[in-house]
Context: one part of a larger RNA
RNA sequence: CGAACGUUAGCGGCGCGCCUAACACAUGCAAGUCGCACGAGAAAGGGCUUCGGCCCCGGUAAAGUGGCGCACGGGUGCGUAACACGUAGGUAAUCUUCCCUGUGGCGGGGGAUAACGACCCGAAAGGGUCGCUAAUACCGCAUGAGACCACGACCACUUCGGUGGAUGAGGUCAAAGCUGGCCUCUACACGUAAGCCAGCGCCAUAGAAUGAGCCUGCGGCCCAUCAGCUCGUUGGUGAGGUAAUGGCUCACCAAGGCUAAGACGGGUAGCUGGUCUGAGAGGAUGAUCAGCCACACUGGCACUGAAACACGGGCCAGACUCCUACGGGAGGCAGCAGUGGGGAAUAUUGGUCAAUGGGCGCAAGCCUGAACCAGCGACGCCGCGUGAGUGAUGAAGGCCUUCGGGUUGUAAAGCUCUGUGGGGAGGGACGAAAACGCCGGGCGCGAACAGCUCCCGGCCUUGACGGUACCUCCUUAGCAAGCACCGGCUAACUCUGUGCCAGCAGCCGCGGUAAGACAGAGGGUGCAAACGUUGCUC
Numbered sequence: 001c002g003a004a005c006g007u008u009a010g011c012g013g014c015g016c017g018c019c020u021a022a023c024a025c026a027u028g029c030a031a032g033u034c035g036c037a038c039g040a041g042a043a044a045g046g047g048c049u050u051c052g053g054c055c056c057c058g059g060u061a062a063a064g065u066g067g068c069g070c071a072c073g074g075g076u077g078c079g080u081a082a083c084a085c086g087u088a089g090g091u092a093a094u095c096u097u098c099c100c101u102g103u104g105g106c107g108g109g110g111g112a113u114a115a116c117g118a119c120c121c122g123a124a125a126g127g128g129u130c131g132c133u134a135a136u137a138c139c140g141c142a143u144g145a146g147a148c149c150a151c152g153a154c155c156a157c158u159u160c161g162g163u164g165g166a167u168g169a170g171g172u173c174a175a176a177g178c179u180g181g182c183c184u185c186u187a188c189a190c191g192u193a194a195g196c197c198a199g200c201g202c203c204a205u206a207g208a209a210u211g212a213g214c215c216u217g218c219g220g221c222c223c224a225u226c227a228g229c230u231c232g233u234u235g236g237u238g239a240g241g242u243a244a245u246g247g248c249u250c251a252c253c254a255a256g257g258c259u260a261a262g263a264c265g266g267g268u269a270g271c272u273g274g275u276c277u278g279a280g281a282g283g284a285u286g287a288u289c290a291g292c293c294a295c296a297c298u299g300g301c302a303c304u305g306a307a308a309c310a311c312g313g314g315c316c317a318g319a320c321u322c323c324u325a326c327g328g329g330a331g332g333c334a335g336c337a338g339u340g341g342g343g344a345a346u347a348u349u350g351g352u353c354a355a356u357g358g359g360c361g362c363a364a365g366c367c368u369g370a371a372c373c374a375g376c377g378a379c380g381c382c383g384c385g386u387g388a389g390u391g392a393u394g395a396a397g398g399c400c401u402u403c404g405g406g407u408u409g410u411a412a413a414g415c416u417c418u419g420u421g422g423g424g425a426g427g428g429a430c431g432a433a434a435a436c437g438c439c440g441g442g443c444g445c446g447a448a449c450a451g452c453u454c455c456c457g458g459c460c461u462u463g464a465c466g467g468u469a470c471c472u473c474c475u476u477a478g479c480a481a482g483c484a485c486c487g488g489c490u491a492a493c494u495c496u497g498u499g500c501c502a503g504c505a506g507c508c509g510c511g512g513u514a515a516g517a518c519a520g521a522g523g524g525u526g527c528a529a530a531c532g533u534u535g536c537u538c
Base pairs, nucleotide, nucleotide: 001535003534004533005532006531007530010384011383012382013381014380015379016377017376018342023340024339025338027337028336029335032068033067034066037065038064045056046055047054048053075295076294077293085219086218087217088216089215090214091213094212095211100207101206102205103204104203105202106201107141109139110138116131117130118129119128120127121126146173147172148171149170151168152167154165155164156163157162177200178199179198180197181196182195186193187192188191221267222266223265228258229257230256233255234254235253236252237251238250239249240248270292271291272290273289274285275284276283277282297318298317299316300315301314320331321330322329323328348374350373351372352371356370357368358367359366360365387417388416389415390414397408398407399406400405421479422475423474424473425472426471427470431465437459438458439457440456441455442454444452445451482527483526484525485524486523487508488507489506493522494521495520496519497518503510504509
C1' cells in the first nucleotide's frame, strides 16, 4: 500500500473494496413526464333491460399526435505522446435550449396525418392498401419596432487587410394558444361568450449569466541498434463548407515545409489537482475524491437537436449469441446488483425517494441502482475492552539445579470492588425545514367585494436508516489473546532429542555426540486484535 497468503480473532466509528479478461453475459431494475397543447376514450360507478344490450356519469388506465427531457447524472481507461492535459492568453473568427432583465408584437387563412375503422400479408418481428379526424404538429398570406443582406455617402479606430457606430432608399425574416374568473365595456337570447381581466405560454430583438467551439506561447516519458521525413505535403489566389478561422475540402499557381535544440519511425502511457517517500533537492505514483479528455461489442456514417456524430437512439458492414414455421428476425452490463471465465485477489440479484440533487408538470405528483442508507470483508486508519485493588505458608504443578535451592511468581487461589463491551428490560432521537394546502393580513393589476402574482404571520403534513444512535435500570469476572522471535546485525537462554542426518537461513553462516543457530519443552523479548511472510515503492 486499492494488497495477497499463513496462524489467530471481542466490539465500535470513519473510510475503502476486479489493480487480471475494454472477456462473454441468464434475470430484474438504471429516463421519463405533461390531460392546463390535441383527437379519441376502456374499466370502475349509477339507471333501464326482452339479459343480446342501451343510456347517464366518469374525462380515469393503456395506446397515439404534440412539447420538454433523453448531450445531465452514472461507468470505464481501450485508444491517445496530441493543443489530449496543465498553465497563461486570444477570439475584431464564434454559437448558447432552459433561467434572469428590457423593448416591440401574437391578425387572417389552408391542406394533411397518426390514433381509429375496414380489408390484406407474415410463424414472429413487423408491414401494406383504402377511409375518417384534431392540435401549442405542418404550410402559405399580412404586419416589421427590430434583426439580416448587398449598395451609397459620414464618423471613429486600425497591424492599412479591415472593424465598429450612426444613416438613406431597396430586399428578406415572425407568432399559438391553454386555464381560471367576471359582467365594467362590446354582442346577443340578460347570463353567456365572440367581450373584459389575470396567470401560464408563443414570436422577434437587445443585454446578462452559464455552457461550449476554435487559435496561440510555455511545460511534463523512453529508444539514434529509428537519420533523414513530407505531395494536400508548405504557401498563395479563388470557390465550397462551418456557428466560426483555417488545405477543413476542391480547382489553379509557386516549390516549398520539418529535422542532431532529435524530424520521421518504434515502444510505453489517459493528463492534472494530488498521493507515497524524503531534512530538502529529488524519486516513485495518478485507487478512492475533484477538474479535463477519450470510449460505449468492432469499424464506418450521418439524422434529429441549442448542443451528439449520441452507453441503455438510427443506418451499413463484421465477429459472436439467441429465436425461427428456414422465408426471416432479435441483441449489446466499460450503469446497479448478479453469473461464468481469468486470477494470489476484491462485496448484496438489499431498502427508500425521508434528506440533497436532477427531469417533466401551474400544481398535486410521477420517475430517479444519481443519492442517502443497510448487508458482506481486520482491507486500512482510529478508539475501547478482555478487569481493578489487595493478596507470601512465596501453595500445588512444570522447568532448571552445584540437590542447598532457583524460577514460573502477586502470577494463581482467597478477600474486597467495578460493569465499558456482551446479555435482559424500559424510554427513545437530531437529521424536517420547507414546498403544497388551509386560515388571517398587506402591496399591486383590475370595473370588481371575481380572480391572480408577490410578501408576512399562524395551522396541518412528511424518516428508508430504525426501535438505530443515545439514556436509565438489572445481571455475572462471569462470555473476549494471540502471533512472531530469542548466534551476530537485533531486544530476548537453558535443558532434552538429533548427530554434515533431519533440518534452518534476509546476510554472515549453523548441523560431522555436550548445537544459546535444527526439533520439542521451560523461561524470556517484541508487538497486540492482531502478528508474521511475500510482492511493490521511497

The part of an RNA shown here (small-subunit ribosomal RNA, 5' domain) has 538 nucleotides and comes from an uncultured bacterium. The coordinates come from a structure-prediction model, not an experiment, and the mean pLDDT is 82.